[in-house]
Context: one part of a larger RNA
RNA sequence: GAACGAACGCUGGCGGCAGGUCUAACACAUGCAAGUCGAACGAUAAGCCACCUUCGGGUGGUGGACAGUGGCAGACGGGUGAGUAAUGCGUGGGAAUUUACCCUAAGGUACAGAAUAACUAUCUCAAAAGGUAGCUAAUACUGUAUACGCCCUACGGGGGAAAGAUUUAUUGCCUUAGGACAAGCCCGCGUUGGAUUAGGUUGUUGGUGAGGUAACGGCUCACCAAGCCGACGAUCCAUAGCUGGUCUUAGAGGACGAUCAGCCACACUGGGACUGGAACACGGCCCAGACUCCUACGGGAGGCAGCAGUGGAGAAUCUUGCACAAUGGGCGAAAGCCUGAUGCAGCCAUGCCGCGUGAGUGAAGAAGGCUUUAGGGUUGUAAAACUCUUUCACUGGUGAAGAUAAUGACGGUAACCAGAGAAGAAGCCCCGGCUAACUCCGUGCCAGCAGCCGCGGUAACACGGAGGGGGCUAGCGUUGUUC
Numbered sequence: 001g002a003a004c005g006a007a008c009g010c011u012g013g014c015g016g017c018a019g020g021u022c023u024a025a026c027a028c029a030u031g032c033a034a035g036u037c038g039a040a041c042g043a044u045a046a047g048c049c050a051c052c053u054u055c056g057g058g059u060g061g062u063g064g065a066c067a068g069u070g071g072c073a074g075a076c077g078g079g080u081g082a083g084u085a086a087u088g089c090g091u092g093g094g095a096a097u098u099u100a101c102c103c104u105a106a107g108g109u110a111c112a113g114a115a116u117a118a119c120u121a122u123c124u125c126a127a128a129a130g131g132u133a134g135c136u137a138a139u140a141c142u143g144u145a146u147a148c149g150c151c152c153u154a155c156g157g158g159g160g161a162a163a164g165a166u167u168u169a170u171u172g173c174c175u176u177a178g179g180a181c182a183a184g185c186c187c188g189c190g191u192u193g194g195a196u197u198a199g200g201u202u203g204u205u206g207g208u209g210a211g212g213u214a215a216c217g218g219c220u221c222a223c224c225a226a227g228c229c230g231a232c233g234a235u236c237c238a239u240a241g242c243u244g245g246u247c248u249u250a251g252a253g254g255a256c257g258a259u260c261a262g263c264c265a266c267a268c269u270g271g272g273a274c275u276g277g278a279a280c281a282c283g284g285c286c287c288a289g290a291c292u293c294c295u296a297c298g299g300g301a302g303g304c305a306g307c308a309g310u311g312g313a314g315a316a317u318c319u320u321g322c323a324c325a326a327u328g329g330g331c332g333a334a335a336g337c338c339u340g341a342u343g344c345a346g347c348c349a350u351g352c353c354g355c356g357u358g359a360g361u362g363a364a365g366a367a368g369g370c371u372u373u374a375g376g377g378u379u380g381u382a383a384a385a386c387u388c389u390u391u392c393a394c395u396g397g398u399g400a401a402g403a404u405a406a407u408g409a410c411g412g413u414a415a416c417c418a419g420a421g422a423a424g425a426a427g428c429c430c431c432g433g434c435u436a437a438c439u440c441c442g443u444g445c446c447a448g449c450a451g452c453c454g455c456g457g458u459a460a461c462a463c464g465g466a467g468g469g470g471g472c473u474a475g476c477g478u479u480g481u482u483c
Stems, first nucleotide, its partner, number of pairs: 001483004006479005013355006019348002021313001026311003030308003035072003040069002047062006079266003088191007097183002102179008110144004119134006150159003164171003192238003199229003204226008241263004245256004268289005291302004319345001321344003327341001328339004358388004368379004392424001394419005402410001427472005432453003438467005448455002
C1' cells in the first nucleotide's frame, strides 16, 4: 500500500447493487417449512331437492367436508461443516452393473379367488393407543392360462406378466430391446505438519471353492499357503471438509476456501434394518443413551446444522413480514392444491459504486476570534448583502415494464409532470522526524503521549486547550488478520 463475512470510538443526508452467528454440530417456547390424486376404491357428515310421516323422524337423489385403503412424491429442494488426511476431493482412464418418472420400437392386456382397513357392535384405557366379533371395495393381494422376444439349462427341458377407469375419446397396466437421465464400483497421478511417532498388519496378503450383491472384489465364510505395507516415511499423533475460486503480487510465490457453483459428509449421541428404482432416510421406523415435557405413576411424547424467532456464549451478525404474480419443484387428464425453494419487502454506512449538503457577484478587507514588535498580521471572498438555480429529500398529480388471452406479492413502487423554498443534509483524524501540515496559553519527569526513534524536570512546534493549517470525506480513525 492492498484486502476483510470484521469489531470498537466519534459522526451520519439520499439512492443502486451485494452481504449479514466466523463463537456453543449449545439448548430450544410458538407458528409455518411435503404433499397430492374422487379420471384407482369403498363408505359418507353438514347443506339443498323430492316423497312418506305416528310430526319425533324415515327413504331416495344431489352435494361434497373429515377420515380410511391404494398410487406417486416424502432419496429432490433447504441447512450445517461435526467427522474425514482418504470408502473424500481434483484430474485422467476403466469394466463386472443398476436406473422410478421420460423418449423410440415390438408384442400383450385372458379367466378366477381369498382377504382387509374404513364402518358397526363391544371391551381395556388418564393419555398415547390397543383388543375381540361382524360387514365391504379396488389400479391392494393370490392363483391359473398364454408368452415371439426374456431368464436358467446338463440343450432333453424348465421358469416367469398384466389393471383397469371414464364423458368413448383417451389414458393407464405388463413383457422385451434401445436411448436419455441418474447412480454404484475399480485404477493412475496430485492433495497439511510432526521421526522428541520406526516398525505396522492376522481377514492381515494371496489362492481354491462356496455364499452374498444390481455389480467386481476377503465383501463374508471353509480350507490351503505365508504373505502384504514401510526412510520414495508405513503405523501413530496433531490439524483440516475438497474444488472451481478469493485476496495479495510485476510475476513466481504466499495466505485463504464467507457469499455463488460442483462434489462429499452429517441430521440430539451410538447402533440397526424396513419400504423403495434409489435411503440404511433432517421434518420415516426400531433399540440403547443423555436431556426436556405430560402423567391418574401403570405409561407416554420430543429432536430448528429448514424459515422466522428465544435463551446462552461472544468484540460481533437481521423480521416470530408479504406472495405463489414470476422462475422452478411435487401430485393431478385438467381445473387446481402444496411449496419459509424462490420472488419480494423490513433492519444494519457491513462493503462497493453514484449523488448531494448550493452557484455567481461581493473589500467598508465589517464585527468577533487568534496573534502582535501595538503599526499590523491572520481567519478571509470567508461571512453579511445582492442576483440566481432546485439535483436529492419534501408536497400534489399521472403511473409502468416485469404477463403470452387471464393472473402482479413487489406497489400507488420505478419513472414522468407540477409546486415551494437555500430551503432539510459534515464530520473524523493528524500537524517533532519517518509524513503533508505551527503558533499562543496551561502543565512542570507531574498529568500525560507513543507505530519506531523518542517527548515532558518553567520559554514543550511531541502532554492538555485554543487559533491556524494538512489529509480523507458520509465517512474518519483504532484494533485484529492475510499478502

Annotation
The part of an RNA shown here (small-subunit ribosomal RNA, 5' domain) has 483 nucleotides and comes from a Paracoccaceae bacterium. The organism belongs to Paracoccaceae, within Bacteria. Rfam family: Bacterial small subunit ribosomal RNA. Its mean pLDDT, the model's own confidence on a scale to 100, is 86.